[in-house]
RNA sequence: GUGGGCUUAGCUCAGUUGGCAGAGCGCCAGAUUGUGGCUCUGGAGGUCAUGGGUUCGAUUCCCAUAGCUCACC
Numbered sequence: 001g002u003g004g005g006c007u008u009a010g011c012u013c014a015g016u017u018g019g020c021a022g023a024g025c026g027c028c029a030g031a032u033u034g035u036g037g038c039u040c041u042g043g044a045g046g047u048c049a050u051g052g053g054u055u056c057g058a059u060u061c062c063c064a065u066a067g068c069u070c071a072c073c
Stems, first nucleotide, its partner, number of pairs: 001072007010025004019056001027043005049065005
């Protein structure tokens, strides 16, 4: 340089015909326990990488940019 893939909660990742953003782990509180752990219940936490476009409506479709990554050269 050419062509792909990925970017969603603190971490690892789901999320289909475009229509209320989720799980596990972690964190906080409570129950249980002599204390802690395990277990159970509840809760907090999101500019869906950035900027535009299409649309009544975009995590989802289109374009550009940025970062990471793979292959080729």